[in-house]
Molecule: SAM riboswitch aptamer (S box leader)
Organism: soil metagenome
RNA sequence: CUCAUCCAGAGGAGCUGAGGGAUACGGCCCGACGACGCUCCGGCAACCACCACCGAUGGCAGGUGCCAAAUCCGUCCGGAUGCGCGAGCGCGCAUCGCGGAGAGAUGAG
Repeated sequence: CUCAUCCAGAGGAGCUGAGGGAUACGGCCCGACGACGCUCCGGCAACCACCACCGAUGGCAGGUGCCAAAUCCGUCCGGAUGCGCGAGCGCGCAUCGCGGAGAGAUGAG
């Protein structure tokens, strides 16, 4: 750089000790009833590998990955709904697990 996927799933122990949830901001959460991190064990999933099959697909769990919350949510563009303003074209505000983009993560190349 390219492609695919990202609303499912899966926790105990030990060590440590103050922040953590990628980054900035906002929101919302987790955290001295010990979060985050590290180690061990356990588990989830099935991208690659391997096996079966003409294939669709299925099996397996060797290489990765993962085990709070949708990738926790938003930010940019669009859509829907409501309210307000406006003669009208339309504009503003709010809400929405509605779509897309961007960013990111993981795998394969």